Predicted 3D model of a 71-nucleotide RNA (transfer RNA) from a Bacilli bacterium. It matches the Rfam family "tRNA". Rfam classes the family as a transfer RNA. It was read from a public genome assembly. The prediction has a mean pLDDT of 84. The organism belongs to Bacilli, within Bacteria.

[in-house]
RNA sequence: AGGGGCUUGGUUCAACGGCAGAACAGCGGUCUCCAAAACCGUUGAUAAGGGUUCGAUUCCUUUAGCCCCUG
Numbered sequence: 001a002g003g004g005g006c007u008u009g010g011u012u013c014a015a016c017g018g019c020a021g022a023a024c025a026g027c028g029g030u031c032u033c034c035a036a037a038a039c040c041g042u043u044g045a046u047a048a049g050g051g052u053u054c055g056a057u058u059c060c061u062u063u064a065g066c067c068c069c070u071g
Base pairs, nucleotide, nucleotide: 001070002069003068004067005066006065007064010024011023012022013021018054026042027041028040029039030038047063048062049061050060051059
């Protein structure tokens, strides 16, 4: 330099173009002599900009970061 992939709560992952979810973690509670476990409740996210569309995590495009391949 050229080509390809990935980016979603704190973490690991889902999500036919139509409600953004799960588990763990956090917080509060029940239980317990106390704690752990268990159970109940609860907070929190689409890398950034632009476009298409009635509607975008999803499609197009630019940028950034990470990874792989070629030279």